């Protein structure tokens, strides 16, 4: 310099043009003599800017960080 991935809750991960799941942690409640397990509620996210679309996390550009791999 150039080609390729990733990029989503506080963590780990998953999907998908029309509402973003689950696990684990957080809070609160129930069980329990207490803890600890267990069980029920809640709250929490699409790296960031642009386009394209009735509608974008999803497609397409660009930028950022991080891994390949060529040079």
């Nucleotide at each position: 310099g150039c080609g390729g991935g990733a990029u989503u809750a506080g963590u780990u991960a998953a999907a998908c043009g029309g509402c973003c799941u689950a696990a684990u942690g957080c809070c609160a409640c129930c069980c329990u003599u207490c803890c600890a397990a267990g069980g029920u509620g809640g709250a929490g996210a699409c790296a960031c800017g642009g386009g394209u679309u009735c509608g974008a996390c999803u497609c397409c550009c660009g930028u950022a960080u991080c891994c390949c791999g060529c040079u």
Molecule: transfer RNA
Organism: Candidatus Roizmanbacteria bacterium RIFCSPLOWO2_01_FULL_39_19